[in-house]
């Protein structure tokens, strides 16, 4: 360069076209505790970019950013 696989909160990871986009751990507050660690309750926090398809996309299609594999090229 071809081909394939990926991209969701700070990380890790569900989510087979209408979900309030869910879970761990981490952070913020409050409670417990003398303190601190556990532990309880609460909170904030996210769909790489742009199109197109739909009544409706995080899903489905293009193309581009980014990774990651493999194969080829490096005579």
């Nucleotide at each position: 360069g071809g081909c394939c696989c990926c991209g969701u909160c700070g990380u890790c990871u569900a989510g087979c076209g209408g979900c309030u986009a869910g879970g761990a751990c981490g952070c913020g507050a409050c409670c417990c505790u003398u303190u601190c660690a556990a532990g309880g309750u609460u909170g904030a926090g996210g769909u790489g970019c742009g199109g197109g398809u739909u009544c409706g996309a995080u899903u489905c299609c293009c193309g581009c950013c980014g990774g990651g594999g493999u194969c080829a090229c490096c005579a």

The RNA shown here (transfer RNA) has 75 nucleotides and comes from a Phycisphaerales bacterium.
The coordinates come from a structure-prediction model, not an experiment, and the mean pLDDT is 81.
Rfam family: tRNA. Rfam links the family to the GO term triplet codon-amino acid adaptor activity.